[in-house]
Molecule: FMN riboswitch aptamer (RFN element)
Organism: Subtercola vilae
C1' cells in the first nucleotide's frame, strides 16, 4: 500500500399584496449533493436521493400440504445482494491554447406523501325573486347553510428521515 469496523456525508421563506385563512397564490427574496470533463458546472457526461420491476440468488420468520427422526415441496412476507427501467432545466456576448464550467447579460428547474385555498359533480332542507294557478300547489332563476364524491396550488413548511447514500488519495482506530 492492502485488509477490517467505527465515523464524515444537502441548502434555502425574508419583507410586501390580496384575503376570515397563504411560508403553498401574486411581486420581489434565498438555495444548488458528488465524481468525471483541455479551466471553476443545479442545466454537458454520469452517480446518488425517489418511483416501480426482475432473479432456478442469499438468509430469516410466517402460512399450507405430505411425512414424521431430524425433513421434503409449494405460497407468501420482511432483510440483504445482484440487474434493467422510469425521473428535471441555458442560452448569447467577451476572454483564453482549451471554459453549455469564468466574467456579462438575459433565462430556466427542482422526487414522493401531507396540509387544503379553491373548483367540478351529486344529496338535503330553507329563503328570496317572476311566472302558471281558484286553491292545495307547480315550474323557472338565483343567494346562502349542511352532507357527500371526485379533481387539488409549497426546491423553501410537515413528514418517511436519529434513515439512505454517491463520494472523498477524507477522519478515527485495529491489523501489519
Nucleotide at each position: 500500500a492492502a485488509c477490517g469496523u467505527g465515523c464524515c456525508c444537502g441548502g434555502g421563506g425574508u419583507c410586501g399584496g390580496u384575503g376570515a385563512g397563504a411560508a403553498u397564490c401574486c411581486g420581489a427574496a434565498c438555495c444548488g449533493g458528488c465524481g468525471g470533463u483541455a479551466a471553476u458546472a443545479g442545466u454537458c457526461c454520469g452517480c446518488g436521493a425517489g418511483c416501480g420491476g426482475c432473479c432456478u440468488g442469499g438468509u430469516u420468520g410466517u402460512c399450507u400440504g405430505c411425512a414424521u427422526g431430524a425433513g421434503c415441496a409449494g405460497a407468501g412476507a420482511g432483510u440483504c445482494g445482484g440487474c434493467g427501467g422510469c425521473u428535471g432545466a441555458u442560452c448569447u456576448g467577451g476572454u483564453g491554447u482549451a471554459a453549455u464550467u469564468c466574467c456579462a447579460g438575459a433565462a430556466c428547474c427542482g422526487a414522493c406523501g401531507g396540509u387544503c385555498a379553491u373548483g367540478a359533480g351529486g344529496g338535503u332542507g330553507u329563503g328570496g325573486c317572476g311566472c302558471c294557478g281558484a286553491a292545495g300547489g307547480g315550474c323557472g332563476c338565483c343567494c346562502g347553510g349542511c352532507c357527500u364524491u371526485c379533481a387539488g396550488g409549497a426546491g423553501u413548511c410537515c413528514g418517511g428521515a436519529u434513515g439512505a447514500g454517491a463520494g472523498g488519495u477524507g477522519c478515527a482506530c485495529g491489523c501489519g